Predicted 3D model of a 684-nucleotide part of an RNA (large-subunit ribosomal RNA, domain II) from a metagenome. Its mean pLDDT, the model's own confidence on a scale to 100, is 84. Rfam family: Bacterial large subunit ribosomal RNA. Rfam links the family to the GO terms structural constituent of ribosome and ribosome. The RNAcentral record of the full RNA draws on SILVA.

Context: one part of a larger RNA
RNA sequence: GCCGGCGAGUUAUCUUAUUUAGCGAGGUUAAGGGGUUUAUACCCGGAGCCAUAGCGAAAGCGAGUCUGAAUAGGGCGUUAAGUUAAAUGAGAUAGACCCGAACCUUGGUGAUCUAACCAUGACCAGAAUGAAGCGUGGGUAACACUACGUGGAGGUUCGAACCGACUGAUGUUGAAAAAUCAGCGGAUGAGUUGUGGUUAGGGGUGAAAUGCCAAUCGAACCAAGAGCUAGCUGGUUCUCCCCGAAAUGCGUUUAGGCACAGCGUCAGAUUUAUCUUGCAGGAGGUAGAGCACUAGUUUGGUGCGGGCCGAGGAACUCGGUACCAAAUCAUGUUAAACUCCGAAUGCCUGCAAUGUUACUGUCUGGCAGUGAGGCUAUGAGUGAUAAGAUCCAUGGCCAAGAGGGAAACAGCCCAGAACGCCAGUUAAGGUCCCUAAUAUAUGCUAAGUGAUUAAGGAGGUAGAAUUACUCUGACAACCAGGAGGUUGGCUUAGAAGCAGCCAUUCCUUGAAAGAGUGCGUAAUAGCUCACUGGUCAAGUGAUUCCGCGCCGAAAAUAUAGCGGGGCUAAGCAUAUAACCGAAACUGCGUCAUAUAACUUGUUAUAUGGGUAGGGGAGCGUUCUGUUGUAGGUUGAAGCUAGAUCGAAAGGACUAGUGGACGAAGCAGAAGUGAGAAUGUCGGC
Numbered sequence: 001g002c003c004g005g006c007g008a009g010u011u012a013u014c015u016u017a018u019u020u021a022g023c024g025a026g027g028u029u030a031a032g033g034g035g036u037u038u039a040u041a042c043c044c045g046g047a048g049c050c051a052u053a054g055c056g057a058a059a060g061c062g063a064g065u066c067u068g069a070a071u072a073g074g075g076c077g078u079u080a081a082g083u084u085a086a087a088u089g090a091g092a093u094a095g096a097c098c099c100g101a102a103c104c105u106u107g108g109u110g111a112u113c114u115a116a117c118c119a120u121g122a123c124c125a126g127a128a129u130g131a132a133g134c135g136u137g138g139g140u141a142a143c144a145c146u147a148c149g150u151g152g153a154g155g156u157u158c159g160a161a162c163c164g165a166c167u168g169a170u171g172u173u174g175a176a177a178a179a180u181c182a183g184c185g186g187a188u189g190a191g192u193u194g195u196g197g198u199u200a201g202g203g204g205u206g207a208a209a210u211g212c213c214a215a216u217c218g219a220a221c222c223a224a225g226a227g228c229u230a231g232c233u234g235g236u237u238c239u240c241c242c243c244g245a246a247a248u249g250c251g252u253u254u255a256g257g258c259a260c261a262g263c264g265u266c267a268g269a270u271u272u273a274u275c276u277u278g279c280a281g282g283a284g285g286u287a288g289a290g291c292a293c294u295a296g297u298u299u300g301g302u303g304c305g306g307g308c309c310g311a312g313g314a315a316c317u318c319g320g321u322a323c324c325a326a327a328u329c330a331u332g333u334u335a336a337a338c339u340c341c342g343a344a345u346g347c348c349u350g351c352a353a354u355g356u357u358a359c360u361g362u363c364u365g366g367c368a369g370u371g372a373g374g375c376u377a378u379g380a381g382u383g384a385u386a387a388g389a390u391c392c393a394u395g396g397c398c399a400a401g402a403g404g405g406a407a408a409c410a411g412c413c414c415a416g417a418a419c420g421c422c423a424g425u426u427a428a429g430g431u432c433c434c435u436a437a438u439a440u441a442u443g444c445u446a447a448g449u450g451a452u453u454a455a456g457g458a459g460g461u462a463g464a465a466u467u468a469c470u471c472u473g474a475c476a477a478c479c480a481g482g483a484g485g486u487u488g489g490c491u492u493a494g495a496a497g498c499a500g501c502c503a504u505u506c507c508u509u510g511a512a513a514g515a516g517u518g519c520g521u522a523a524u525a526g527c528u529c530a531c532u533g534g535u536c537a538a539g540u541g542a543u544u545c546c547g548c549g550c551c552g553a554a555a556a557u558a559u560a561g562c563g564g565g566g567c568u569a570a571g572c573a574u575a576u577a578a579c580c581g582a583a584a585c586u587g588c589g590u591c592a593u594a595u596a597a598c599u600u601g602u603u604a605u606a607u608g609g610g611u612a613g614g615g616g617a618g619c620g621u622u623c624u625g626u627u628g629u630a631g632g633u634u635g636a637a638g639c640u641a642g643a644u645c646g647a648a649a650g651g652a653c654u655a656g657u658g659g660a661c662g663a664a665g666c667a668g669a670a671g672u673g674a675g676a677a678u679g680u681c682g683g684c
Base pairs, nucleotide, nucleotide: 001684002683003682004681005680006679011094012093013092014091015090016089017088018087019086020085021084022083023082026050027049028048032044033043034042054061055060064076065075066074067073097235098234100232104225105224106223107222108221109220115199116198117197118196119195120194121193122192123191124189126158127157128156129154133150134149135148136147137146138145162186163185164184166183167182168181169180170179201217203213204212205211210219238618239617240616241615242614243613248261249260251258252257262370263369264367265366266365267364268363269362270361273360275355276353277352278351279350280349281348282347288341289339290338294335295334296333299330300329301328302327305324306323307321308320309319310318311317373398374397375396376395377394378393379392381390382389403414404413405412418590419589420588421587423586424585425584429580430579431578432565433564434563438577439576440575441574442573443572444571450567456551457550460548461547463545464544465543466542467541468540469539477535478534479533480532481531483508484507485506488502489501490500514529518527519526591608592607593606594605595604596603597602598601619673621670622669623668624667625666626665631661638657639656640655641654642653644651645650
C1' cells in the first nucleotide's frame, strides 16, 4: 500500500412540540398488595401530580385583583379543554456522536545506566628533560657566588596500554537507536578502574551543560482519580422525492466561540395584505453647476493705514514713491466637512391593472444552519485616482451551478442540466487547415501592424479643410546679375555687410541688389544667400483636422506576448446575405411534484441545478411474535455464475456447489448499512 473483519447521535429521568390512541371538567395512578406464568396479562391501591381562577411581596380578596385618597387611570387576569400513554423532533442532567492531548492530584517503584560521595582493592610499556639537596674543585675574612659531578623533583616533555572525543569520510530502512576508518587530546594525576555501599522526584546529584537520575528529564517511571477537559483538528456507514440558506447587524476577557435579530424549512392561521407596471401626490440637497454665504485664490482700478525718500526748528504738516496693503469695484477661479441653485435614479403614500398552481406578504409554533466569504461592474474612503491590497454601498456570478465561448482558466460572456433520441432552431462565439461552419461589395494597412505600453519623435500613407503663389509663367533646376555714396558712425592694433556697440537701417542707379543670410580673412580679398532677368513648362508651398501604420520597445530552462500550422488576408473598417454553434428553445417518448377541473383516473397548467440545512417516502440487515408455520435429503441456509425485473436502495429465477435447516406477508425491537478517522485487528 491493497484486501477482509470491526469501527461513531445511544440509554435513563425530566421538560417542550407534533402525531396517534383512551377518557374528558376531568385525566392518571406511585410505592405496595393480590394474582398467575418460563415471562406476562389482569385486579386492588387516589398518597401524589396536571387541569378546573386569578391578582398581590404578603395579610388577603376573588371574575376580578394590585397600585392608589379615588367610584380615576394603568398592570396582570376574566372570553378558546384538559389529561394519561406510546412514537417521533428538540432541549436539560448525565462521558451523551466517536477517536485524540499537553497537564494536575494521590499512592508507590527505581542510583545494575548515569552524577557526587563513602569503604576496600587494582592499574599506568618505553623514552626525554634534569628542580632541591649532596659531593669535589674554584672562590670569600667567612658567607655569597661559581664549574663539574651526583641526585631524581614535576597537576614537566615524547609516546603504547588505559581514558577521552578535535577534524574528515563512510554509515543514515546502519554491522551499530551514536558505530567504523584515517588522523587527534590526556597518559604519576583535580589520573583510570573493579567490588560493596549512600543520596529519590515540589526530590537527588551537578569543576554548571538545565547536565544526569535505567535508549525517558524545564521536573523520572508505574498505577489510580479518568471515558480529566479540548470554544480545537480529523472521522461519522443504504436509496429516492420537495424546498433551500449564510458568511450581515448588535453585544460579548469577544474576534476561527457564543446569545439575540436577519436569511432556510415544516405545520397551522390569515387570504393578496407582497411584488411588478402605470397614474397622482410627497419629502430630499447627491451628480452637475455656481460663487449669493463660509474658507481659499488670479489680475487690474481706487486706495484707509504703514514703510522708505525729501522739505521745514519742532509738534505736526506738506510733497514724492516700479514698497507692503485694509476696504471696495471689476475680472478669473477652487471646495467631503461652501450653496443663490439643482437633476436622473432611489425612497414614501394613495389609486388602478396583470399574475392568485408568484411555493408572494404577515402572524403563531417545531427544527435548523450561517455569523472566515471571493471575484467582477458601478459609487466613495484608506493607499501612490499602486496591489489578485484594504474598508463600505448597490447589482451580478461563484460559493451551492453542470453545459457552450474566452487555447488551457471558481467569480468574465452566453445559458440555469428531471430522464431518453444517430431530430430541428438559435445564444455568446465563430466559419483557410488542425476544427463544425462563408461568401460578396467598398475602402484602409505593408508594419506579419494584426498578435503588449507612454511621453516624445518622423518628407510613412489615405481622406477632409483653410490659406499663399501661379500661362501677365509659379515651385525646383540651370545661365546671368547681385551695384554706387561707403571701409555708415563708434570702438579698435585692425573692425572694410559678417568680434562688439549705435542708428525708424538713409540716399542714388536701376530689371534687381540688406549699411547685409551663412562660410571665410589678422584685416582686406574670395564663395554664397536675400532680391532680379532669362531658359523651361504646370502646378507649387504653408497650416490644421482625421483613418491606418513607423520608431520609442531590454530578462533570465526553449521559438514561447496569434493556441499551432500558416495568412498580405485567413488583418482592420463599413455593409449585405448565409451557415456552424449549448444540457437554452422546439419536436417525439417517459417519470415525478404542486394546483385546478371534473367524467375519480384522467386531462390541463406550472414546476423538477443545488452545499449547510429543514421536510417527506422507502430499501435492506439481526432478533421477537404469528412459528413445533409454508417449504426442505425429489436438497434448507450459505457460496459461484448468468444475456432477468424495478426510478433507486434492491428483488426474483435458473444452473452448479453445499449438505440441514428455514422463508414471505403482517406487526414489534435494534449492538441496523463503511471508503476515508497519520482509525483498529488479521492476511498478502